Transfer RNA from a Planctomycetaceae bacterium, 76 nucleotides, folded computationally. RNAcentral records the identical sequence in 2 taxa. Taxonomically the source falls in Planctomycetaceae (Bacteria, Pseudomonadati, Planctomycetota, Planctomycetales). The sequence is in RNAcentral, with records from ENA. The prediction has a mean pLDDT of 80. Rfam family: tRNA. The family's RNA type in Rfam is transfer RNA.
[in-house]
RNA sequence: GGGCGCGUAGGGGAGCGGCUAACCCGCCUCACUGUCGAUGAGGAGAUCGCGGGUUCGAAUCCCGCCGCGCUCGCCA
Numbered sequence: 001g002g003g004c005g006c007g008u009a010g011g012g013g014a015g016c017g018g019c020u021a022a023c024c025c026g027c028c029u030c031a032c033u034g035u036c037g038a039u040g041a042g043g044a045g046a047u048c049g050c051g052g053g054u055u056c057g058a059a060u061c062c063c064g065c066c067g068c069g070c071u072c073g074c075c076a
Stems, first nucleotide, its partner, number of pairs: 001072007010025003018056001027043005049065005
């Protein structure tokens, strides 16, 4: 360099054209408790790697770029 795959909240991870982008852990508040923890109730947090394009509508499809991983050479 070619080919393939991946990049989504602090961490993990689903969603593969259409409702407020799930869920688990963590975090915050309240209840409970002498306190902590556990448990219960509620809550905050994601420009979906970046930039374009297609579409009425894009995390999802297409193009370019960036990063990571796997794989395969050629020349010297």